[in-house]
RNA sequence: ACAAUUAAAUGGCAAACUACACCGAAAGGGUAGGACGCAAAGCUUCCAGUCUACAGCCAAUAAUAUGGUCAUGAUAGUGGGGUUACAUUA
Numbered sequence: 001a002c003a004a005u006u007a008a009a010u011g012g013c014a015a016a017c018u019a020c021a022c023c024g025a026a027a028g029g030g031u032a033g034g035a036c037g038c039a040a041a042g043c044u045u046c047c048a049g050u051c052u053a054c055a056g057c058c059a060a061u062a063a064u065a066u067g068g069u070c071a072u073g074a075u076a077g078u079g080g081g082g083u084u085a086c087a088u089u090a
Stems, first nucleotide, its partner, number of pairs: 003089003012038002017033004022029002036077001042083003046080003049075003056069004
């Protein structure tokens, strides 16, 4: 430097769920608790998937209500790619 992850160590992260005079239209996120799991469950929306649909557009209406459509929103703990890194072994 590259590759691998049987066991161990120092440590790390934190699902469901609960709380909140937190942010958001929503999906979802944040903070505190929690401990299902994780060897990249670090970072990154480049590709695919999934979730949402405020605004816009279309339909409808006297006007609303309402229905449809749409990612530019979200998800990195859905998978792949990119990128950085601890320990050990050969």
Model confidence (mean pLDDT): 82 of 100. This is a predicted structure of a 90-nucleotide RNA (c-di-GMP-I riboswitch aptamer). The sequence was found by an Rfam model in a public genome assembly.